[in-house]
RNA sequence: GGCUGGCCGGGCGACCGCGUCGUCUGGGAGACCAGGCGCCGAGGAAGGUCCGGGCUCCACAGAGCACGGUGGUGGGUAAUCCCCACCCAGGGUGACCUGCGGGACAGUGCCACAGAGAACAGACCGCUGGGUCGCCCUCCUCGGAGGACGGCGCAGCAAGGGUGAAACGGCGGUGUAAGAGACCACCAGCGCGCCGGGCGACCGGCGCGGCUCGGCAAACCCCACCGGGAGCAAGACCGAACAGUGCACGCUCGAGGGCUGCUCGCCCGAGUGCACGGGUAGGUCGCUGGAGGCGGUCGGCAACGGCCGUCGUAGAUGGAUGGUCGCCCCGCCUGGCCUGAGCCAGGCGGACAGAACCCGGCCUACAGGCCAGCCCGU
Numbered sequence: 001g002g003c004u005g006g007c008c009g010g011g012c013g014a015c016c017g018c019g020u021c022g023u024c025u026g027g028g029a030g031a032c033c034a035g036g037c038g039c040c041g042a043g044g045a046a047g048g049u050c051c052g053g054g055c056u057c058c059a060c061a062g063a064g065c066a067c068g069g070u071g072g073u074g075g076g077u078a079a080u081c082c083c084c085a086c087c088c089a090g091g092g093u094g095a096c097c098u099g100c101g102g103g104a105c106a107g108u109g110c111c112a113c114a115g116a117g118a119a120c121a122g123a124c125c126g127c128u129g130g131g132u133c134g135c136c137c138u139c140c141u142c143g144g145a146g147g148a149c150g151g152c153g154c155a156g157c158a159a160g161g162g163u164g165a166a167a168c169g170g171c172g173g174u175g176u177a178a179g180a181g182a183c184c185a186c187c188a189g190c191g192c193g194c195c196g197g198g199c200g201a202c203c204g205g206c207g208c209g210g211c212u213c214g215g216c217a218a219a220c221c222c223c224a225c226c227g228g229g230a231g232c233a234a235g236a237c238c239g240a241a242c243a244g245u246g247c248a249c250g251c252u253c254g255a256g257g258g259c260u261g262c263u264c265g266c267c268c269g270a271g272u273g274c275a276c277g278g279g280u281a282g283g284u285c286g287c288u289g290g291a292g293g294c295g296g297u298c299g300g301c302a303a304c305g306g307c308c309g310u311c312g313u314a315g316a317u318g319g320a321u322g323g324u325c326g327c328c329c330c331g332c333c334u335g336g337c338c339u340g341a342g343c344c345a346g347g348c349g350g351a352c353a354g355a356a357c358c359c360g361g362c363c364u365a366c367a368g369g370c371c372a373g374c375c376c377g378u
Stems, first nucleotide, its partner, number of pairs: 001375008010328007018041002021038007043352001047363002050361005055231004067227005072086005087101001088099004102222002107220002109216003124161002126157004131152004136147004169187002172184003188212001190209008235285004244276006256268004292311008329350009
């Protein structure tokens, strides 16, 4: 100067305030309300709700199709789009980082711009050989012959130039009019076979082959594997009141109510009872002890697992967990002292955010700080 992993994320006290629970007092018919006291009261992400599970209800004979997801290999786990280890490819001097990492000879499709040509392609410049025209030079037996240059057109070539992210292997030679895997050696790549190592992905070696067959699957598609749906507003239990409607009984032939243990009796008496409304409103449970945290030990490279010990106190429901002050801590600024490290005084600042059924992950936000290992340079 860097890389990786882990951890903390203010402390103490006083006062005021809030929520659950317990207890006491007062009020109230009760539900409950008010007050006093006591215990406890957010996070590393409680967040985004992106994955995976537990739990609950619904659905379900089996198989297939469709749809969605996952995608190197081996392992971990309740499970995963997670984690660990390894392989391969790419980047970095390195520690290390990144990878949406199956299949492109099953088929279809696409490859912008530029460029002549973008998939079994192509000829712009260029190279080569004839033809023809023009012009110049040399020779000559003056008829021609040879040569150089330029224009046009034909044929051949794909080495070189140029375009592009990508142009149909690289390099050397043979060969040719010029060239070219046309042929040859080596190399690279592809396919096949064999041998060795590894559980495996894969790696190393040898031989043969046609001589080269581009990329994109986060395009359709193919292959393998996985997946029922909805979610605590899940779900379970208790369960009204008023209006309105319907039915029944009754209105002096007295429904019903009060006195009462019952009968009789006495009194009041025009409405009373049931159902629907509605399993609605509301209430209670679910509600927190869990794949739990910590420590030790054993197995494993690790993720993780086995065993032993130990700890255990958020559960709100319009939704509590806050505020003020003092001291301390950390950082910054200013001033003073001092050779300096530093010390003193004053001021300012201390984040992101916030439970709501519970877990495991991922991702994102975060003032400031701590620890460990490793790399490079000197």

RNAcentral holds the sequence, with entries from MGnify.
A computed fold for a 378-nucleotide RNA from Nocardioides nanhaiensis, annotated as Bacterial RNase P class A.